[in-house]
Molecule: Bacterial RNase P class A
Organism: Mariprofundus sp.
C1' cells in the first nucleotide's frame, strides 16, 4: 500500500433570542409574574431473560404439571448474562461458530434416488426352464431370454447409501480371514479442581447414519401477580348503620269513632364503606468518577469526590449566525473560492443488571494475511 480480525468511544460544537416542566426563593389583584438550579439514551425500543420492591395471612417443605436452561470451573444479589479453559466444527490466519443423551423406546428424514435403514435399479455370480450354435448323441459353449436365488466390488441419486487401503479368500462377492490406519467399550496410570489430554493394557470385526429448536430420558431452576403493585386523605349526589327532633301532611298498624301511641316517608347531627380527585410509593441508587490494591479476566476490596430528570392529555424544543463532516454546481492549471442541499436510529414514565433489536457519519486502540521497498 491493499484486504481483514477483534474490541473501545463519539454519535453535533459555540453564540444569540423565543418558549416548556420540576424544585428554590421573592413578589401577588391568588389568575399568575420574575429570577436562579437542574433538565433524556446508547439504545430510553422491544418486554426477551434475572433480580430488588409490594400485594396475595406465611412463600418454609414435599408430590404432580407446566416452562426454561444444559461441556467444566469462576464471577455475581440473580440470570437464560460475562470471564477463563475445554472439545469438536470452518478460516492461510488474527479470529469465528458450537455443546447432557440417538448401542432406553417412538416417530420424521423434501428432492433426486431401487432404496432413507436391519437397502438389490442397473451390474456380477450360480442355478432351473427355453432358444440358438456344434456334437464323438453323453454333453459342450453362448455379448441370448425368462425365472429363482446369492452378492453392498462397481454405477448413477442425494446433505447422508451401512469404515479405508492392501493381501488372501469365492461362483461372484463380502471384517468372511490376516496386516497396517480408522472406530466403539472397559480396566490401570501420569497431569489437571474439572471438563478434558497423554501413555498402557484388555475386550468387540465393527447395522453404534443423521435428526432431541421432534416427542421422549436424565440433571438444574422457577408460588402467583405486578408501581394501573400498594399504603394515606377524602367532596357532592345516591344509598347503608346510629341518635335527636316533629306530629304540620299522607299513608299502613292497635281501635267501632275521634283523640293518642308507635311506624315509614320527613328535618338535624354524625360514623363507616366507596367513587370523583389529590397525596405517596418516586427517585440516593447491587449508583457515578478518579485513584490503588488483588485476580489471566470476568469481577471485587480500600481511598477520596459527586449528586445527575421525575413529567402524569405527560416538559426536555424551535429560529438565527458561525464552525465541522458530507454531497452537487459553477469559476479555476491547481491550491482555493461562491451558491445550494443533507447530518441516523429513536425519546425516559418504580428501579436496576443483562441479552436481542435498529442506527447517516466519524474517530482510536490492538492483531492477522498479501505485495513493495530498506
Nucleotide at each position: 500500500g491493499g484486504a481483514g480480525u477483534g474490541g473501545c468511544c463519539c454519535g453535533g460544537g459555540u453564540a444569540g433570542u423565543c418558549g416548556c416542566g420540576u424544585c428554590a426563593g421573592a413578589u401577588u389583584u391568588c389568575g399568575a409574574u420574575c429570577u436562579g438550579c437542574c433538565g433524556a439514551g446508547g439504545a430510553a425500543a422491544g418486554u426477551c431473560c434475572g433480580g430488588g420492591c409490594u400485594g396475595c395471612a406465611a412463600u418454609a417443605g414435599g408430590a404432580c404439571a407446566a416452562g426454561a436452561c444444559g461441556c467444566c470451573g469462576g464471577c455475581u444479589a440473580a440470570c437464560g448474562g460475562c470471564c477463563g479453559g475445554u472439545a469438536g466444527g470452518g478460516g492461510u490466519g488474527a479470529c469465528c461458530c458450537u455443546g447432557g443423551g440417538a448401542a432406553a423406546g417412538u416417530g420424521c428424514c423434501a428432492c433426486a434416488g431401487a432404496a432413507a435403514a436391519u437397502a438389490a435399479c442397473c451390474g456380477c455370480c450360480a442355478g432351473c426352464c427355453g432358444c440358438u450354435u456344434u456334437u464323438u448323441c453323453g454333453g459342450a459353449a453362448g455379448u441370448c431370454g425368462c425365472u429363482u436365488g446369492g452378492u453392498a466390488a462397481g454405477g448413477g441419486u442425494g446433505a447422508a447409501a451401512c469404515g479405508g487401503u492392501g493381501c488372501g479368500g469365492u461362483a461372484a462377492g463380502a471384517g468372511c480371514g490376516c496386516a497396517c490406519c480408522g472406530c466403539c467399550c472397559g480396566g490401570a496410570u501420569u497431569g489437571g479442581u474439572a471438563a478434558c489430554a497423554g501413555u498402557u493394557u484388555g475386550g468387540g470385526g465393527c447395522u453404534a447414519g443423521g435428526u432431541a429448536a421432534a416427542c421422549c430420558c436424565c440433571a438444574u431452576c422457577u408460588g402467583c401477580a405486578g408501581c394501573a403493585a400498594g399504603g394515606c386523605c377524602a367532596a357532592a349526589u345516591a344509598g347503608g348503620g346510629a341518635a335527636g327532633c316533629g306530629c304540620c301532611a299522607a299513608g299502613c298498624g292497635u281501635g267501632g269513632u275521634c283523640c293518642a301511641c308507635g311506624u315509614u316517608u320527613g328535618c338535624u347531627u354524625u360514623c363507616g364503606g366507596g367513587u370523583a380527585g389529590g397525596c405517596u410509593g418516586c427517585u440516593c441508587g447491587a449508583g457515578c468518577c478518579u485513584g490503588u490494591c488483588a485476580g489471566c479476566a470476568a469481577u471485587g476490596g480500600c481511598a477520596g469526590g459527586c449528586c445527575u430528570a421525575g413529567a402524569u392529555g405527560a416538559a426536555u424544543g424551535a429560529c438565527u449566525a458561525u464552525c465541522u463532516c458530507u454531497c452537487c454546481c459553477g469559476c479555476c492549471u491547481g491550491c482555493g473560492u461562491g451558491g445550494g442541499g443533507g447530518a441516523a436510529c429513536a425519546g425516559a414514565a418504580c428501579c436496576c443488571g443483562g441479552c436481542u433489536u435498529a442506527c447517516a457519519g466519524g474517530g482510536c486502540c490492538a492483531c492477522u494475511c498479501c505485495g513493495u521497498a530498506u